[in-house]
This is a predicted structure of a 511-nucleotide part of an RNA (large-subunit ribosomal RNA, domain I) from Glaesserella parasuis. The source organism's lineage runs through Bacteria, Pseudomonadati, Pseudomonadota, Gammaproteobacteria and Glaesserella.

Context: one part of a larger RNA
RNA sequence: CGUACACGGUGGAUGCCUAGGCAAUCAGAGGCGAAGAAGGACGUGCUAAUCUGCGAAAAGCUUGGAUGAGUUGAUAAGAAGCGUUUAAUCCAAGAUAUCCGAAUGGGGAAACCCGAUGGAUGAAGAAUCCAUCAUUUCAUUAUGAAUCCAUAGUAAUGAAAGGCAAACCGGGAGAACUGAAACAUCUAAGUACCCCGAGGAAAAGAAAUCAACCGAGAUUUUGUAAGUAGCGGCGAGCGAAAGCGAAAGAGCCAGUGAGUGAUAGCAGCAAAGACAGAAGAAUUGGCUGGGAAGCCAAGCGACACAGGGUGAUAGCCCCGUAUUCGAAGUUUUUGUUGUGGUACUAAGCUUGCAACAAGUAGGGCGGGACACGAGAAAUCCUGUUUGAAGAUGGGGGACCAUCCUCCAAGGCUAAAUACUCCUGAUUGACCGAUAGUGAACCAGUACUGUGAAGGAAAGGCGAAAAGAACCCCAGUGAGGGGAGUGAAAUAGAACCUGAAACCGUGUACGU
Numbered sequence: 001c002g003u004a005c006a007c008g009g010u011g012g013a014u015g016c017c018u019a020g021g022c023a024a025u026c027a028g029a030g031g032c033g034a035a036g037a038a039g040g041a042c043g044u045g046c047u048a049a050u051c052u053g054c055g056a057a058a059a060g061c062u063u064g065g066a067u068g069a070g071u072u073g074a075u076a077a078g079a080a081g082c083g084u085u086u087a088a089u090c091c092a093a094g095a096u097a098u099c100c101g102a103a104u105g106g107g108g109a110a111a112c113c114c115g116a117u118g119g120a121u122g123a124a125g126a127a128u129c130c131a132u133c134a135u136u137u138c139a140u141u142a143u144g145a146a147u148c149c150a151u152a153g154u155a156a157u158g159a160a161a162g163g164c165a166a167a168c169c170g171g172g173a174g175a176a177c178u179g180a181a182a183c184a185u186c187u188a189a190g191u192a193c194c195c196c197g198a199g200g201a202a203a204a205g206a207a208a209u210c211a212a213c214c215g216a217g218a219u220u221u222u223g224u225a226a227g228u229a230g231c232g233g234c235g236a237g238c239g240a241a242a243g244c245g246a247a248a249g250a251g252c253c254a255g256u257g258a259g260u261g262a263u264a265g266c267a268g269c270a271a272a273g274a275c276a277g278a279a280g281a282a283u284u285g286g287c288u289g290g291g292a293a294g295c296c297a298a299g300c301g302a303c304a305c306a307g308g309g310u311g312a313u314a315g316c317c318c319c320g321u322a323u324u325c326g327a328a329g330u331u332u333u334u335g336u337u338g339u340g341g342u343a344c345u346a347a348g349c350u351u352g353c354a355a356c357a358a359g360u361a362g363g364g365c366g367g368g369a370c371a372c373g374a375g376a377a378a379u380c381c382u383g384u385u386u387g388a389a390g391a392u393g394g395g396g397g398a399c400c401a402u403c404c405u406c407c408a409a410g411g412c413u414a415a416a417u418a419c420u421c422c423u424g425a426u427u428g429a430c431c432g433a434u435a436g437u438g439a440a441c442c443a444g445u446a447c448u449g450u451g452a453a454g455g456a457a458a459g460g461c462g463a464a465a466a467g468a469a470c471c472c473c474a475g476u477g478a479g480g481g482g483a484g485u486g487a488a489a490u491a492g493a494a495c496c497u498g499a500a501a502c503c504g505u506g507u508a509c510g511u
Stems, first nucleotide, its partner, number of pairs: 001510009015496001016460002020431002022428007029420002031164002039100003042055003046078001049075003061094006070082003105114003115133007135161009168199001169197004179186001183233001209216002220247005230238002251412003255353006265339011277325003283298005299316002301305001307319003362386008372397001393406004447454002467495001470482004
C1' cells in the first nucleotide's frame, strides 16, 4: 500500500410524517375611498427585541347578545395581578383612531417644516391647544371690467369627483419575433404592450333582420351545419352564414286629450336564510407492552361506523358527526297588509288624435370592418367632396325588371354568458420539503444592483422536557467520562430513520 471482515467517523439519500401548497365543485360576495382608502412610518405591555393586536382612550374602551371558570396574544419563562360583585373568549352595534399616503391650508428630500382666520388657557400681538382654510365640474346667489346694456372675471353657499384594487367587459391607439422552409402582399394579430371608462357582470337587443315564393319572428351563449361555402403571392394559411337541436326568454318609451283605478317606492307583519351559539346515544374485564385504541371474552348505541385527537390500529375516552333547537342587534330574499296621485310635479293600464328623425340615405375619391386581400363585390363605418325622396324609402351579394320582405338617420331593457383579489363548506387514481406557490420555517425576507429589477437557503428529540441534579478531566473552555431521566440517549438539543461517495480503527492475509 492492497484485499477481506468487523466496528466507527463524515454525509444527509431513502422511508414515514405534515404545519404548506395545487386543482376543482357548490354557495356567498363582487368592491374600498374626502365620514380620509389601499399601503405604510412611529408609537403602545411589568418588556430589551421581533411578530400579532391596537392608536396618546394605544395586546385595548362602551352597550347588547352568546358562552363561561378560568385568565393577563406568540417566541417565553418569570414577576405582579384580574376573576362567580361575572374575568377571559366569540358575535353585533358604537367610541377612540398619532403622522404619512388621493393627501386636500402652503411647502417638501413621504411619515417633516411653515402659515392665515376664529376660539380656549394666559398679563400678553409670547407660547400651547381646538376648529376651519386644496383643486375641478355643476347648481344657486352676489358682485362686476375694457364697453352703454351685457359678457369675461371675482366671491360665497351647496352637491359631486379625485385615489386604490386579481381577472372578466366596452372603447381608443397598436408592434415585432415568428410562419410562408429566403421575402415584400399575406401570417403572427387587432395578439402583446399602453391609455380611457363601467359593472357585478359588461356588451348586444325588440328588424329599413333573415329567408325563398314556403316561411321565420329582439339579443346573448352553446351543439351541429363545417374545416363545408368561400377568401388566399389560390402559397403559407384564413374561414363563415342560413337552417336544425338546446339554455334562457320580455318587452317597451317620447307630444297631446280622454277614460279607468292602484303600479313603482316606502312602512309594518310573517316565513326562510346570513353574521355568535346550544343539546347531542352507546364498554367493561383479562393478556402482552413504557403505553392499548392491539389480542381474548362478554356487552351496548346507531337518523350518529364523516373526520380528527388521545403514549400502537377506538362507533361506545375526548372534540365532533346524524338530528333538533337558537338572536338583543344588523342584514338578504320571498309573501302579505297598509300607505302612496287628486293645486303643481312625477307616475301604471286602456284608448282617440298627432308626430315618427337631412347635410341624413345615396354618389365620387381614399381608407377601414365584414371569413371576403379591389375583386364581378353587395352590406357596414367614414377622412374629403357632393347630395335625395318624403309614404315615400331600404334590402334580397355587381346591375335591371318582376316578386317577396322590412321601415334607417332617437332612446331604455332582466335571464341564459365571462371572470375570481376575497369568504364558507366539500372533494382529489394532485405534491409531500431538490416535490408542491418564489415562500410549510418571521419570504418577496436575507442578499445583489445607482436603478428598473433580480431573489435564495432553511421542516421532524421525545408520549411527556421528564432538556441531563450531583461528581470527574479541562483554559471559571470546547468537548468528553460517570450518575440520573426515559421504552429507547448510537432519541442529548449539530437531536426520527441514517444509504453512497469520502476518512479512519482493529483483526487476518498478500507484497

Rfam family: Bacterial large subunit ribosomal RNA. Its family is annotated with ribosome and structural constituent of ribosome in the Gene Ontology.